[in-house]
Molecule: transfer RNA
Organism: Chloroflexota bacterium
RNA sequence: CGGAGCGUGGCGCAGCAUGGUAGCGCGCGGCGAUCGGGCCGCCGAGGUCGUGGGUUCAAAUCCCGCCGCUCCGA
Numbered sequence: 001c002g003g004a005g006c007g008u009g010g011c012g013c014a015g016c017a018u019g020g021u022a023g024c025g026c027g028c029g030g031c032g033a034u035c036g037g038g039c040c041g042c043c044g045a046g047g048u049c050g051u052g053g054g055u056u057c058a059a060a061u062c063c064c065g066c067c068g069c070u071c072c073g074a
Base pairs, nucleotide, nucleotide: 001073002072003071004070005069006068007067010026011025012024013023020057028044029043030042031041032040050066051065052064053063054062
C1' cells in the first nucleotide's frame, strides 16, 4: 500500500439477507425461599447499536467517508 472480516448495556453474543417497539446468557440491584449462604423463583436498572454524513415516512439494518481491532497478500 491492496483485499477480507469484525465494532450492539460491565462481559460474551443474537438481530442486518427481507428497514418498522433493541433482545438473550452471564454479571449487577431489590424481594422471596434458607438458621445463614450457594442453588432456585419473581421483579428491576443499565445500550441515542464505533464515528460523521446520505437515502427513506421510518436506519442497528441500505449507500459513502473516517476511526479502531483481527486476518491475508505485497